[in-house]
RNA sequence: CGUAUCUCCUUGGGGUGCCCGAACGGGCUGAGAGGUCUCGAAGACCAACCCAUCGAACCUGAUCCGGAUCAUGCCGGCGGAGGGACUGCGAGAUGACGAGAA
Numbered sequence: 001c002g003u004a005u006c007u008c009c010u011u012g013g014g015g016u017g018c019c020c021g022a023a024c025g026g027g028c029u030g031a032g033a034g035g036u037c038u039c040g041a042a043g044a045c046c047a048a049c050c051c052a053u054c055g056a057a058c059c060u061g062a063u064c065c066g067g068a069u070c071a072u073g074c075c076g077g078c079g080g081a082g083g084g085a086c087u088g089c090g091a092g093a094u095g096a097c098g099a100g101a102a
């Protein structure tokens, strides 16, 4: 010096469900179920979190199939099926590998 691994930043992608309850609130799964705005829904923005091709983050199939549950993508199947964001001469750590110099 290069490679590798990790962390941070940057860029981009993503979801936010179910139940009890009059309400406050509480419960389930999960990395994540938060907050604000608009009149309700839908939506928008912010935050946290997850994921970025070595891609199971997430979406589609799906108002799917089986099981469990008060209930729900709660578990399994579907399924390594089809899609899916290809950030940067960025900063740092490690010193494992390679090369070179003294």
Base pairs, nucleotide, nucleotide: 001098002097003096004094005093006092007091008090009088011052012051013050014049017028018027019026020025034046035045036044037043058083059082060081064077065076066075067074
Record summary:
TPP riboswitch aptamer (THI element) from Microvirga makkahensis, 102 nucleotides, folded computationally. Of the family's consensus pairs, 91% are formed in the model. Taxonomically the source falls in Microvirga (Bacteria, Alphaproteobacteria, Hyphomicrobiales, Methylobacteriaceae).